[in-house]
Molecule: transfer RNA
Organism: Plesiocystis pacifica
RNA sequence: CGAGAUGAGGCGCAGUGGUCGCGCACCGGUUUCGGAAACCGGGGGUCGCCGGUUCGAGUCCGGUCAUCUCGA
Numbered sequence: 001c002g003a004g005a006u007g008a009g010g011c012g013c014a015g016u017g018g019u020c021g022c023g024c025a026c027c028g029g030u031u032u033c034g035g036a037a038a039c040c041g042g043g044g045g046u047c048g049c050c051g052g053u054u055c056g057a058g059u060c061c062g063g064u065c066a067u068c069u070c071g072a
Base pairs, nucleotide, nucleotide: 001071002070003069004068005067006066007065010024011023012022013021018055026042027041028040029039030038048064049063050062051061052060
């Protein structure tokens, strides 16, 4: 320098263009002498950033940034 992949709650990851979800973690409650575990409930996301398309974008298109892989 060229090609490709990934980017989403604290962490790990689903998500067909139509209400942003799951597990773990966190908070509260029940249960216990206490703890662990179990069960019930709750909070937490400007979906890397900037634009475009669309009635509507995490998703499609362009640019850009970061990380990783391959090639030279």